[in-house]
RNA sequence: GUUCCGCCCUUGCCUAGUCCUCGGUCCACUGUGACCGGGGAGCGGGGGAACCACCGGCCAUCCGGCCUGGGGCGAAUCGUCUUCACGACGUAGCGCACGUUGAGCGCGAGCCCGUCAGCUCACCUCGCAGGCACGUCAACGAAUGGAACG
Numbered sequence: 001g002u003u004c005c006g007c008c009c010u011u012g013c014c015u016a017g018u019c020c021u022c023g024g025u026c027c028a029c030u031g032u033g034a035c036c037g038g039g040g041a042g043c044g045g046g047g048g049a050a051c052c053a054c055c056g057g058c059c060a061u062c063c064g065g066c067c068u069g070g071g072g073c074g075a076a077u078c079g080u081c082u083u084c085a086c087g088a089c090g091u092a093g094c095g096c097a098c099g100u101u102g103a104g105c106g107c108g109a110g111c112c113c114g115u116c117a118g119c120u121c122a123c124c125u126c127g128c129a130g131g132c133a134c135g136u137c138a139a140c141g142a143a144u145g146g147a148a149c150g
Stems, first nucleotide, its partner, number of pairs: 001149005011133004018041009027031001042128006052118001056067004069116001070113004078090004082085001093107004098141006
């Protein structure tokens, strides 16, 4: 931009955690359903050259051991205090419907790998869960249903 459908209703938040499709099972009784498995798109994480960076100590014949191993996801790090507690006060950082600014209100956890991994092209590999709420206010600005094709 074109074509078709729609025009009531169809709410949002944290997070990568969404969408499409095929098969099976179950429920429904023919749905806009749930679960399991496969595939695709998209988003997210990890491993992985060269170059660059880094290079703890001790024991040991080897394997390896000890000391204070080391590393990953995530905003969730670090500090001070004392009554040492599921503690208090702060703090890097993070969140509050599309952006910015201001004010305000919150979070500042938890988990995983297992002696091993810096960065990292090609390449390999994993995840797409869980939890919550009537959504804080103002100003300025922006945006406006779905599908297919180009």